THF (Tetrahydrofolate) riboswitch aptamer from uncultured Lawsonibacter sp., 89 nucleotides, folded computationally.
It matches the Rfam family "THF (Tetrahydrofolate) riboswitch aptamer". Gene Ontology term of the family: tetrahydrofolate metabolic process.
Model confidence (mean pLDDT): 86 of 100.
The sequence is in RNAcentral, with records from MGnify.
[in-house]
């Protein structure tokens, strides 16, 4: 000099949830884990509390199908650690 490697983000598929309202996103507090080590938030995730909040209709009907949700999980694809040290070439 140049590369590889996280945690996550986003697309697209599928199975899922709820649409009788929980999920998600907001905010206070605490704790977690994060390239192969050590550390480390302004990124991630769990908890307690707050505070706001929707989009349902249809049909051959106790079951189904089309949706709506900053939806939940797995895949593909594509981005992808600011120090210190270490792999590769």
């Nucleotide at each position: 000099c140049a590369g590889a490697g996280u945690a996550g983000g986003u697309u697209c598929a599928g199975c899922g949830c709820g649409u009788c309202a929980a999920g998600u996103g907001c905010c206070c507090c605490c704790g977690g884990a994060u390239g192969g080590g050590a550390a480390g938030u302004u990124g991630c995730c769990g908890g307690u509390g707050g505070a706001c909040g929707a989009a349902g209709g249809g049909c051959u009907c106790c079951g189904c199908c089309c949706g709506c949700g900053u939806u939940g999980c797995u895949g593909u694809a594509u981005c992808g650690c600011a120090u210190c040290c270490g792999c590769u070439g």